[in-house]
Context: one part of a larger RNA
Molecule: small-subunit ribosomal RNA, 5' domain
Organism: uncultured bacterium
RNA sequence: GGAUGAACGUUGGCGGCGUGCCUAAUACAUGCAAGUCGAACAAAGACUGUAGUAAUACUGUCUUAGUGGCGAACGGGUGAGUAACGCGUGGGUGACCUGCCCCGAAGUGUGGGAUAACAGUUCGAAAGGAUUGCUAAUACUGCAUAAUAUCCAAGAGAUUAGACGCUUUUGGAUUAAAGGAGUAAUUCGCUUCGGGAGGGGCCCGCGUCCCAUCAGCUAGUUGGUAAGGUAAUGGCUUACCAAGGCGAUGACGGGUAGGGGACCUGAGAGGGUGGCCCCCCACAAUAAGACUGAAACACGGUCCAUACACCUACAAAUAACAACAAUAAAAAAUAUUAGUAAUAAACAAAAGCCUGAACUAGCAACACCGCGUGUGCGAAGAAGGCCUUCGGGUCGUAAAGCACUUUUUGAGAGGAUGAGGAAGGACGGUACUCUCAGAAUAAGUCUCGGCUAACUACGUGCCAGCAGCCGCGGUAACACGUAGGAGGCAAACGUUAUCC
Numbered sequence: 001g002g003a004u005g006a007a008c009g010u011u012g013g014c015g016g017c018g019u020g021c022c023u024a025a026u027a028c029a030u031g032c033a034a035g036u037c038g039a040a041c042a043a044a045g046a047c048u049g050u051a052g053u054a055a056u057a058c059u060g061u062c063u064u065a066g067u068g069g070c071g072a073a074c075g076g077g078u079g080a081g082u083a084a085c086g087c088g089u090g091g092g093u094g095a096c097c098u099g100c101c102c103c104g105a106a107g108u109g110u111g112g113g114a115u116a117a118c119a120g121u122u123c124g125a126a127a128g129g130a131u132u133g134c135u136a137a138u139a140c141u142g143c144a145u146a147a148u149a150u151c152c153a154a155g156a157g158a159u160u161a162g163a164c165g166c167u168u169u170u171g172g173a174u175u176a177a178a179g180g181a182g183u184a185a186u187u188c189g190c191u192u193c194g195g196g197a198g199g200g201g202c203c204c205g206c207g208u209c210c211c212a213u214c215a216g217c218u219a220g221u222u223g224g225u226a227a228g229g230u231a232a233u234g235g236c237u238u239a240c241c242a243a244g245g246c247g248a249u250g251a252c253g254g255g256u257a258g259g260g261g262a263c264c265u266g267a268g269a270g271g272g273u274g275g276c277c278c279c280c281c282a283c284a285a286u287a288a289g290a291c292u293g294a295a296a297c298a299c300g301g302u303c304c305a306u307a308c309a310c311c312u313a314c315a316a317a318u319a320a321c322a323a324c325a326a327u328a329a330a331a332a333a334u335a336u337u338a339g340u341a342a343u344a345a346a347c348a349a350a351a352g353c354c355u356g357a358a359c360u361a362g363c364a365a366c367a368c369c370g371c372g373u374g375u376g377c378g379a380a381g382a383a384g385g386c387c388u389u390c391g392g393g394u395c396g397u398a399a400a401g402c403a404c405u406u407u408u409u410g411a412g413a414g415g416a417u418g419a420g421g422a423a424g425g426a427c428g429g430u431a432c433u434c435u436c437a438g439a440a441u442a443a444g445u446c447u448c449g450g451c452u453a454a455c456u457a458c459g460u461g462c463c464a465g466c467a468g469c470c471g472c473g474g475u476a477a478c479a480c481g482u483a484g485g486a487g488g489c490a491a492a493c494g495u496u497a498u499c500c
Stems, first nucleotide, its partner, number of pairs: 001500004006496005013371004018366001019364002026328002030325002035070003040067002043064005049058003077283003086208008096200003101196008109143004118133006149174009179188003209255003216246003221243008258280004262273004285306002289302001309318001336361001338360003343357001344355001347352001374404004384395004409437006418427001444489005449470003455484005465472002
C1' cells in the first nucleotide's frame, strides 16, 4: 500500500447494488416451512332436481375424516465429525442399479376372501387402545395365457489379459396385469420385455496440513479355498489352510482441518483464506438398529438406549429450529414473530392447490459504486477572532451584498415494463415523467517534533499527559491541554484485529 462476513470512537444528506451469529453442532415459548388427487374407493353431511298426497326412491352438484396412489430421499440448513478414494483430476465396471420421462414390441382373460371408515360395547387422567358387526377399490389374493425375461441341461462361436456371466441353437421349467373418464371416437392408466436420456453405486493411477521431543505397527491382520451376503466386486462376513502385510519415498501415533471451483495479495513464483454464489461430502439432541421404497439406514418417519425439558390422576405419556422468523444465553459483534404476482419443485386429465424454495419489502454507512451539501460577480480587504516588532499580518472573495440555477428536498398531477390470447401484479401509487416553491433540507473526522503533507500563542511544570518507532514533559514544550491557523481524506474519518 492492498484486503475483510469485521468490531470500537466521533460524525452522518440521498440513491443503486450486494452482504449480515465468524462465539454456544448451546437451550428453544409461539406461528408457519409437504402436500396433493373425488377422473382409484366406499361412506357421511349440505344443497338441488325428478316421481309421488306422503313416507320414500332415484339423479346431479359441493365438502371431506378414512382406505388407496404419487410425493415426502427433492428443495432449505449447518460444518460437529472426517487427513479419508472424503475431495480434485484422469480412467475402469468382462462386477452393477435406475421410480417418474422419451422411443419401440406384445398384452390387459377369469375368480375369491378380507379390512379401515361407519355403528355398537368397552379400558385409560391423557396420549392412545381393545372388542363385536357391516362395506368398497387401481388395496390384497387364486387360476389362466406368455417370451427375445429368469432358471436348468446339452451344443456352437466371437472378442479378450481373462468368460458361469457376451452372441447364438435345441429342449425343459418358472413368472404378469387394473381399471378410470367420455354418448362415442378416443384418452389417462396397468403388466412384461428391449433401447435411450438423465441420475447413482463400486474400483483404480496421481495430487491433497503440522509434529520424529510419535519408529516400529498389524490377528480378519496379509493371501488362498469354500460358503453366505449384496444391485454388484471384495475379509464385506464365516469356516478351514498358509504366514503373511505395512514402514525413514515416514508406517503407527498425536495435533489441526470439511474438500474443490474460487477469493485476497504479489511483476511473477509464491504466501494466505475457503464467508456470500456453484459442485461434491458429512450431519440432523447424543448413540445404535432396521422397516418402507427405484433410491434412505431417512432433519420436520419408525424402534431401542442415554441426557435434558415438559405433563401426570404416579400406571404412564410427549418433544427435538444445524428450515424461516422470533426468544434466552454466550459475546467486541450480526436483522422482521412482514408480503405473495412471477419463477421453480410436488400432486392432479385439467381448473387448480401447496411451498419461510423463490421473489419482494423492512433493519444496519457492514462493503462497493454514484450524486449532492450550490454557481458567477463581489474590498488593498467590513465586523469579529488570533498573532504582532504595534507599523501591521492572517482567517479572506471567505462573509455580507447583487445576479443565477434547482441535482437534491418538499408539494401537486400523471404513472409503468415485469402477465406470450379476455382477466389476474406482492413489489407499488414504487420506478419514471411533468409542473410549482425556494439556497432552500445536507460536513465531518484525523493530524501538524522526525519518519510524514501541515506552526504560532497561552496553560501546565518529569505533574497532568502523549507515544507506531525514535522519543516528548523537571518554567519560554512547534511533541501534553486549549485556542487561532494549517495539512490530509471526505459521508465518512480514525483506532484495533487478521492476511499478503